[in-house]
RNA sequence: GGGCCCGUAGCUCAAUGGAUAGAGCGAUGGUCUUCUAAGCCAUAGGUUGGGGGUUCGAGUCCCCUCGGGCCCG
Numbered sequence: 001g002g003g004c005c006c007g008u009a010g011c012u013c014a015a016u017g018g019a020u021a022g023a024g025c026g027a028u029g030g031u032c033u034u035c036u037a038a039g040c041c042a043u044a045g046g047u048u049g050g051g052g053g054u055u056c057g058a059g060u061c062c063c064c065u066c067g068g069g070c071c072c073g
Base pairs, nucleotide, nucleotide: 001072002071003070004069005068006067007066010025011024012023013022018056027043028042029041030040031039049065050064051063052062053061
């Protein structure tokens, strides 16, 4: 230098172009318990790496760019 893959909540990951982007773990509060843990209930937490485009509608498709991984030279 060229090619491919990945980037979504604090972490691990879902989500066929279609109503408000969800789950588990974790956090916080409550409940329970003599106390802790476990269990149960609830709540908070998101610029879907960034920018632009296509579309009535984009996490998803296209372009540029940033970061990580792999391969080729």
Molecule: transfer RNA
Organism: Candidatus Aenigmatarchaeota archaeon